Predicted 3D model of a 1698-nucleotide part of an RNA (large-subunit ribosomal RNA, half A). It was read from a public genome assembly. Its Rfam family is "Archaeal large subunit ribosomal RNA". Gene Ontology terms of the family: ribosome and structural constituent of ribosome.
[in-house]
Context: one part of a larger RNA
RNA sequence: CCGCGUGGUGAAUAGCUCGGCUCGAGUGCCGACGAAGGACGUGCCAAGCUGCGAUAAGCCUCGGGAACCCGCAUGGAGGGGACGAACCGAGGAUUUCCGAAUGGGAAUCCCUACAACAAUUGCUUUGCGCAAUAGGGAACGUCCAGAACUGAAACAUCUCAGUAUGGGCAGGAAAAGAAACCGUAAGGGAUGUCGUUAGUAACGGCGAGUGAACGCGACAUAGUCCAAACCGAAGCCUUCGGGCAAUGUGGUGUACGGGCUGGUCAACAACAACAGCGCUUCUGCGAGAAGUCUUCUGGAAUGGAGCGUGAUACAGGGUGACAACCCCGUAUCGCAGAAGAACUGUUGGGGACCAGAUCCCUGAGUAGCGGGGGUCGGAAAUCCCUCGCCAAUGUGGCAGGCAUCUACUGCCAAGACUAAAUACAACUCGAGACCGAUAGUGGACAAGUAGCGUGAGUGAACGCUGAAAAGCACCCUGAGAAAGGAGGUGCAAUAGGGCUUGAAAUCACGCGGUGAUAGAGCGAUGGGGCGUAGAAGGCCGAUCGAAAAACGACCUGGGGGCGACCCCACUGUAGGAAUCGAUCGGAGCCGACGUCUUAUCGUGCGUUUUGAAAAACGAGCCAGGGAGUGUACCUAUGUGGCGAGUCUAACCCGAUUAUCGGGGGAGACGCAGGGAAACCAACAAGGCCGCAGCAUUGCAAGGGCCGCCGUGUUCAAGCGCGGGGAGUCAUAUGGGUACGACCCGAAUCCGAGCGAUCUACGCGUAGGCAAGGUGAAGCAUGGCGAAAGCUAUGUGGAAGCCUGUUAGGGGUGGUGUCCUACAAUACCCUCCCGUGAUCUACGUGUAGGGGUGAAAGGCCCAUCGAGCUCGGUAACAGCUGGUUCCAAUCGAAACAUGUCGAAGCAUGACCUCUGCUAAGGUAGUUUGUCGGGUAGAGCGACCGAUUGGGGUGUCUGCCUCCGAGAGGAGUCAGCGCCCCUGUCAAACUCCAAACCGACAGACGCCGUGGAUGCAGGGAGUCCGGUGUGCGGGGUAAGCCUGUGCACCAUGAGGGAGACAACCCAGAGCUGGGUUAAGGUCCCCAAGUGUGGAUUAAGUGCGAUUUGAAGGUGGUCUCGAGCCCUAGACAGCCGGGAGGUGAGCUUAGAAGCAGCUACCCUCCAAGAAAAGCGUAACAGCUUACCGGCCGAGGUUCGAGGCGCCCAAAAUGAUCGGGGCUCAAAUCCACCACCGAGACCUAGCGACACGUGUUAGAACGUGAUUCCGUAGAUUGGCGCUCCGAUUGGGUGGAAGUAUGGGAUAGAUUUCAUAUGGACCGAUCGGUGACGAAAAUCCUGGCCAUAGUAGCAGCGAUAGUCGGGUGACAAUCCCGACGGCCGAACAGACAAGGGUUCCUCAGCAAUGUUCGUCAACUGAGGGUUAGCCGGCCCUAAGUCUCACCGCAACUCGAAUGAGACAAAUGGGAAACUGGUUAAUAUUCCAGUGCUGUUGUGCAGUAAACGCCGACGCUUUGGGAUCGUCUGAGCCGGGCCUUCGCCCGGUCGAAUCGUCGAAAUCCGUGGAAGCCGUAAUGGCACGAAGCGGACGAAUGUCGAGAUAGAGCAAUUCAGACCAACCUAGAGCCCGUGAAAAGGCAAGCACAACAUCCGUACCAAGAUCCGACACAGGUGUCUGUGGCUGAGAACGCCAAGGCCUGU
Repeated sequence: CCGCGUGGUGAAUAGCUCGGCUCGAGUGCCGACGAAGGACGUGCCAAGCUGCGAUAAGCCUCGGGAACCCGCAUGGAGGGGACGAACCGAGGAUUUCCGAAUGGGAAUCCCUACAACAAUUGCUUUGCGCAAUAGGGAACGUCCAGAACUGAAACAUCUCAGUAUGGGCAGGAAAAGAAACCGUAAGGGAUGUCGUUAGUAACGGCGAGUGAACGCGACAUAGUCCAAACCGAAGCCUUCGGGCAAUGUGGUGUACGGGCUGGUCAACAACAACAGCGCUUCUGCGAGAAGUCUUCUGGAAUGGAGCGUGAUACAGGGUGACAACCCCGUAUCGCAGAAGAACUGUUGGGGACCAGAUCCCUGAGUAGCGGGGGUCGGAAAUCCCUCGCCAAUGUGGCAGGCAUCUACUGCCAAGACUAAAUACAACUCGAGACCGAUAGUGGACAAGUAGCGUGAGUGAACGCUGAAAAGCACCCUGAGAAAGGAGGUGCAAUAGGGCUUGAAAUCACGCGGUGAUAGAGCGAUGGGGCGUAGAAGGCCGAUCGAAAAACGACCUGGGGGCGACCCCACUGUAGGAAUCGAUCGGAGCCGACGUCUUAUCGUGCGUUUUGAAAAACGAGCCAGGGAGUGUACCUAUGUGGCGAGUCUAACCCGAUUAUCGGGGGAGACGCAGGGAAACCAACAAGGCCGCAGCAUUGCAAGGGCCGCCGUGUUCAAGCGCGGGGAGUCAUAUGGGUACGACCCGAAUCCGAGCGAUCUACGCGUAGGCAAGGUGAAGCAUGGCGAAAGCUAUGUGGAAGCCUGUUAGGGGUGGUGUCCUACAAUACCCUCCCGUGAUCUACGUGUAGGGGUGAAAGGCCCAUCGAGCUCGGUAACAGCUGGUUCCAAUCGAAACAUGUCGAAGCAUGACCUCUGCUAAGGUAGUUUGUCGGGUAGAGCGACCGAUUGGGGUGUCUGCCUCCGAGAGGAGUCAGCGCCCCUGUCAAACUCCAAACCGACAGACGCCGUGGAUGCAGGGAGUCCGGUGUGCGGGGUAAGCCUGUGCACCAUGAGGGAGACAACCCAGAGCUGGGUUAAGGUCCCCAAGUGUGGAUUAAGUGCGAUUUGAAGGUGGUCUCGAGCCCUAGACAGCCGGGAGGUGAGCUUAGAAGCAGCUACCCUCCAAGAAAAGCGUAACAGCUUACCGGCCGAGGUUCGAGGCGCCCAAAAUGAUCGGGGCUCAAAUCCACCACCGAGACCUAGCGACACGUGUUAGAACGUGAUUCCGUAGAUUGGCGCUCCGAUUGGGUGGAAGUAUGGGAUAGAUUUCAUAUGGACCGAUCGGUGACGAAAAUCCUGGCCAUAGUAGCAGCGAUAGUCGGGUGACAAUCCCGACGGCCGAACAGACAAGGGUUCCUCAGCAAUGUUCGUCAACUGAGGGUUAGCCGGCCCUAAGUCUCACCGCAACUCGAAUGAGACAAAUGGGAAACUGGUUAAUAUUCCAGUGCUGUUGUGCAGUAAACGCCGACGCUUUGGGAUCGUCUGAGCCGGGCCUUCGCCCGGUCGAAUCGUCGAAAUCCGUGGAAGCCGUAAUGGCACGAAGCGGACGAAUGUCGAGAUAGAGCAAUUCAGACCAACCUAGAGCCCGUGAAAAGGCAAGCACAACAUCCGUACCAAGAUCCGACACAGGUGUCUGUGGCUGAGAACGCCAAGGCCUGU
């Protein structure tokens, strides 16, 4: 690592079902006499459900009932019941609060009190006196308002759809309804519903689509009343009081018209009430047969065996396994009650007919018309609305799908009522080929629960011990109610409490195999090792033999070849697979299984794709769930029935009652077509051919060709369509259309609601802003000035002023920290504002195409370029993904046309299946006859292009020359022509193949086993790709785009290293052989093969996977020219001279600066010099000659193989090693290897044939068996049903492991577990088969004991002691620390018991825990004077009124109410007390209001207070702090002395009391005075008086209290509090209740609600014991300081910012 075993985890599977789902039937309203629904209570103990309501799991009466009962719920305790409980039925009583909610208000609670029908309506005796309405209800009904997605492949009319949704209203049904109807020349006779008419008429961008009626058949049936004419009080209603009524009560009367007039007849109707028989339905109840026989197994019998019984009862359920006879029931029979319709009876109740006519009546802004809309199938001809116009009166009017007229037919509008048939399903009952716990309702369980959300709303999971709790006594271990052991019960404890079965993933241990020399789709196949008791399989090995297909030798002999080797003979011999036989051996032995190893081969699955192992997408694993269904219509096929007919629909009857049997022919389709229509209207056969068949030279079903016929067109001819009878109904299947339409998947759009607890802005009320600085106006004084005024100093204190880490608000930079955070926006530093357009709290308003917005598309509850929730909704999606068992036959397309078409469709082509017909067909080869103009070639054949040269021309032009000029000449260039030379063309061709096509013939092939053809059903496909031939584009491309063929796609196998399409080759399965491509040194099967040649570059060993121009004295081969024994080429030796230093030039120039010339001589040869060199010489070479040597040399051209050219990114490579007369390259040859090809043996499938009831079996197949999309066909398995037939406690299903069968889906057997059901066959049924959908739900694993040392959420504990089983963490103490404009104290909101005590520690607590905001139990909140309650604010609600179609909607107005626990406001303080409360209890001392009594008293009215901004300033004054002293206590200290603390004391009552104001006096001409402004003869200062403030003073309170005690005094600065000024304003700064304006004493009363605790670095909002957020007060504790800054320290708190 793999496997198994034993256990765990887990909860699948199986079995079960108190639950669902669907259908059918029944039945159907409740409510002011207070509903539905809810809240809160209610039990001895009581959390939930159920019941009930303060009479509270119940009370009373009657009936039934029977012995037990006190609900679910089985416990403890205690009760009830034969005096009849419990329980059931009927009736009654009670029935808190909210709710229509109704006296008023309000979040289920309050308030008033003269007790309330609030609102609306009717009546009314005017009294809310009598009544009614309101609200609810699952769907159904009716009326009103009325979308959008969507469809139209876009979209606007149209559609979706009068749907969704909203509003009003009603009932058990509703609506409709008794013709101003329909119809057609016949008639019918209210309405509704069903079937049909009919997808018809009609409408319609005449597109998509929409879509009646009459009639017929059924169900069910039902008709009435007014207004008016006429009469005229003859009455009506009533609660018995009365009311209505001449503006008419009543009578009559209503289309078969009536009134009116006359006559005749009758006492029967309708309707109402009551009673009754039977019936029906519902409810409740009773009687109700027959085995607990024997025996076996078993825990138990209902099972097996044996013997019985009942049945108008064998439906069903229960009982210890399966029960007709054990129990309950069932069939049948009976009893009681209630309701109902019909009928009968009684009472009340009154009419019908005929005739007549001079008369009267019969519904008005109506009928109708016009304009504009909506709606409908309604078209000119639906219905309705709106605006305008506007009739007639029975001699009349309306309708008769255009108008008008005349007839005819029908009917009588403008008033009203009306059962049944019909719809629905909340409720009751029943049923089921429905589901069976991931299913079925969301919900079998505490389910609309838990949880989430501000809210509208959203929304789960969880079933099973056993027959019976017999639910483990007792003992042991243990801190133990944990857990374990032992033991007991039970058939079973692996049935022990989330307990039946108990799978998989997965975990632990054990066992088998294996394991650190090794490279990975995890396997397949073959060989080998080890292992495996029995069962369900029995074979295997060795040797020998028989027979033997394809194929097929060695050796030997002979022959051939240079050779490898071959040929002939032996010999088609030996051998050769599966098969058969004999002998021997084997029992872990063979197969098989498990595992390991070895050899060979081999890149998962699904999908999308031209192409996937892909570095394209999907899946962690397992289990369960998970996708072509239903209806209607159309169409085709199969099967069945009947057949020129076929079928019924609704409905009715019967019945064993949803099935079934019988009726029902309304209607549909068919039986006739043609035509736009009017209209007209066809072969049951006249001739011939001929398939099958029969037969034998023919007959001939079906079929075909003619002929003929109908009709339309039409002068005619012709042409089109049709004609010699097959349909129809049912059912199954394929397909189509409409619907969600195979499943999942958007972003949207629309409707109705919910949200301003966040945030934006407004409004009301309320609050906050240390300290410091600057110093506006004004004013004062001085100075100057004639004045206006200016100026200096001071005073003063303005400002969208300044500083500011005050508080508070903000959020600049660090682009810091953090960034699975402390935090879904935080932390730190820095920074900005900080008296204002300021900040804040509470209350309140604005709402979704809307708000709000100093404007960023910002914000409107973590959501904003249109919130959220639910609904329309299963929106639509030409787009992505997924789509589940097996097999057989055939088998594509990636093209054409059209398309707002290009990712899609339709038609055609291509595929498949079926049928018809009946004899030909034709891909190949070949022949003949035609057609063609491409390759090639050519261009002295056209056309167009084109190199070089020559010639020529009265051609053209520049220039030059000549000429007076005309003109001429010359040169050059161009142009034309001729000749020579060299080249081209897709849109050139004088020519011209291969090849292709057409027709015909022959061969071949296919075809009666039915081809070709035709018709029909079903598809898929319309992204293609590669190679190759031929093109087009492009620099090119693994490029784009055509075309023919092939291949891949959809094709495996062999080769090419690997490699869709390149080479070979088309795979049914298992063997044996032979070859193909390609190979044969090793990896690696086969040659280090043979005969030659080339290459030296590792060139190469690479088909395609390179290597260019250019270069090459690398080498090989070939050809040509020249030289060469008279001696070539090269080398070596020697010579290389003289005239002359040629001349000129030059300073010089001597062969060699330059110019000119380049002669002559000697010679074998030697330049007036080819180089080097010198200033010039010199010098060195060379040419040239001779000698030595001795055979080829040299030049050019062509070819082969090489070489240079030759540069890429981590290390290279021919597949590798490696290879050099080769293992490279070329030529030729011989062997061998090599595939699923070919041959062959056996087997299978398919097709056809024989055969058969169906089969089996046999035969034939050279010419059948690869296959994606797809078509067709046959099977396997699952659920349930029917019939038949079986199994099971002597052990079913399921589960686990193993054996066997089959091509496979699958199936069978054995053992164990399990403990009650389960199969097979035939026929049906369907929520029927999973590996994938980033699928759904649940469980589980790996990653991993790894990364790593992250986190434990700012920074202080240590020691000792205590408790305890256990202590870093709990308690105590000490020491040490932290906060201290808070981490202190007190409140509001919010929370809701968290408060306190006891007992605990499974979980919670980021560790621990003896602790706790945790668990369990108990306890705790006390008010006349604190707040609510009262008042009014912004605002809100109700009613009225109006609007609106309507309302739960809406603006104003009126009336009323509500709205503040920070506004206004009657009244309490001190001390004590509890574990937990206190201004609440207690003690003491006070105060307020109301009422009453008593006393006093008789007060005019207006009015005043409540009652208010910002800034700034003076004064009074307390708490507090500080200073100094006294006293007391404490500490230190030997002393002196020092230090610390304390030195208190309320409300209330009385008293004092400043400013301001007023009065008196006074009398200032410049004084008085302030912080400042200022004041004054209209009276200043001064003096006196009146009134008059504080939470202030003093006294009482208080010989109360507090303190161990002391329990004093003086002063300074001064919050709160009181008081008095000033300034500012484009800002002028609430209202009401209430109070004052009039006392004293006493008594009684003062209800109700809140009150615990937290109030935050753990009780709130942020999912958390979260570094965030959250309003107010104590703002003067000390030192320092300007300071509420900073720092340190008090009081107090904390060390758990766990």